[in-house]
RNA sequence: CCAGGAAGUCGAGGUGAUCGCGAACGGACUUGAUCCGUUCGAGGAAAGUCCGAACUCCAUAGAGCGCGAUGCCGGAUAACGUCCGGGCGGGGCAACUCGCGGAGCAGGACCACAGAAACAGACGGCCUCGCAAGAGGUCACGGUGAAAAGGUAAGGUAAGAGCUUACCGGCGCACACGGUAACGUGUGCGGCCAGGCAACCCCCAUCGGGAGCAAGGCCAAGCAAGCGAGUGGCGUCUUCGGACGCACAGCGACGGCUCGUCGCCCGUCUCGCGGGUAGGCCGCUAAAGCCGCCGGGUAACCGUCGGCGUAGAGAAAUGAUCGCCACCCGGUUUCGAUCGGGAACAGAAUUCGGCUUAUCGAUCUCCUGGGCAA
Numbered sequence: 001c002c003a004g005g006a007a008g009u010c011g012a013g014g015u016g017a018u019c020g021c022g023a024a025c026g027g028a029c030u031u032g033a034u035c036c037g038u039u040c041g042a043g044g045a046a047a048g049u050c051c052g053a054a055c056u057c058c059a060u061a062g063a064g065c066g067c068g069a070u071g072c073c074g075g076a077u078a079a080c081g082u083c084c085g086g087g088c089g090g091g092g093c094a095a096c097u098c099g100c101g102g103a104g105c106a107g108g109a110c111c112a113c114a115g116a117a118a119c120a121g122a123c124g125g126c127c128u129c130g131c132a133a134g135a136g137g138u139c140a141c142g143g144u145g146a147a148a149a150g151g152u153a154a155g156g157u158a159a160g161a162g163c164u165u166a167c168c169g170g171c172g173c174a175c176a177c178g179g180u181a182a183c184g185u186g187u188g189c190g191g192c193c194a195g196g197c198a199a200c201c202c203c204c205a206u207c208g209g210g211a212g213c214a215a216g217g218c219c220a221a222g223c224a225a226g227c228g229a230g231u232g233g234c235g236u237c238u239u240c241g242g243a244c245g246c247a248c249a250g251c252g253a254c255g256g257c258u259c260g261u262c263g264c265c266c267g268u269c270u271c272g273c274g275g276g277u278a279g280g281c282c283g284c285u286a287a288a289g290c291c292g293c294c295g296g297g298u299a300a301c302c303g304u305c306g307g308c309g310u311a312g313a314g315a316a317a318u319g320a321u322c323g324c325c326a327c328c329c330g331g332u333u334u335c336g337a338u339c340g341g342g343a344a345c346a347g348a349a350u351u352c353g354g355c356u357u358a359u360c361g362a363u364c365u366c367c368u369g370g371g372c373a374a
Base pairs, nucleotide, nucleotide: 001370002369003368004367005366006365008363009362010361011360013325014324015323016322017321018320019319021041022040023039024038025037026036027035028034029032043345047356048355050354051353052352053351054350055212056211057210058209062259063258064257065256067208068207069206070205071204072086073085074084075083076082087100088099089098090097091096101203102202107201108200110196111195123142124141125138126137127136128135129134150168151167152166153165154164155163169193170192171190172189173188174187175186176185177184178183216282217281218280219279226273227272228271229270230269232248233246234245235244236243237242250264251263252262253261289308290307291306292305294303295302296301327342328341329340330339331338332337
């Protein structure tokens, strides 16, 4: 210098003036949605609504099934399907990156087309018999395909083949050593050598109540204390109208079902008809928050101490104009400067931890490969 890999940071920003918004605090007075002053006011993704929670209600609160999710090992975290480290496998020269239970020994489905054949067979070819047609043997060589009986050598055979042997590779079993573990290394035995696929059904292990700030509360006002329909049973008393009790049956609540729990028993439930309201306040911003030194840890992250206090709208504020400086690109240049243009993706709505997607420019650190120089 070129090519690549990984991880950050910043920004149409700063500043001054004029005008216009929202919040907090303070002051004034004419107490008004008034005036004045100070401070703050939309992102790295605010997007997607994909995971996980905090919080709220169901609700006093369980078990099983079903359903759903995750899936190598060990850690981090409030938790997660996230992150960190490690193991094995794929890609890459490498830095690095992607993936992860089970197919022997639970079972089922599928592997199109091509090809002779895709759980099993014989096309070309080779060998034997035969005058020939053809019959038998074979799959070492060739072809089809993503995939067609592991590789090399020797023996053997009519020709061949793990048919046999030696070595190697894969797989399985046993033992030893290392490691918390996934797993690794070594030794020995076994010719076991025909698969792939589970983000196909499925099996195994682990986990999981539901709904969501339009959650959920408070206040005011108003209507017709609105009308009708929808159950038995048992027992006691009775003035024979009924009253009381029980909780068997029944109904309701708990996403689906079963059990169980609780409540109800002419009702607070369900169905039908009809009437009123849509106002105001809270929830609503101090957060598992952010920044920094130090310590622990390979790291994710954790801890002590110190500092900061960073929107809270309510149909939805956070803006507009002008000037100067700053950033990027191009032209001119007497190198002082000057002219023109540009700036992506994109706007908070209960709040966080992540993941995914969109995206312009600048800048910084480390690492890998190549070239050059010393």
Molecule: Bacterial RNase P class A
Organism: Thermoflexales bacterium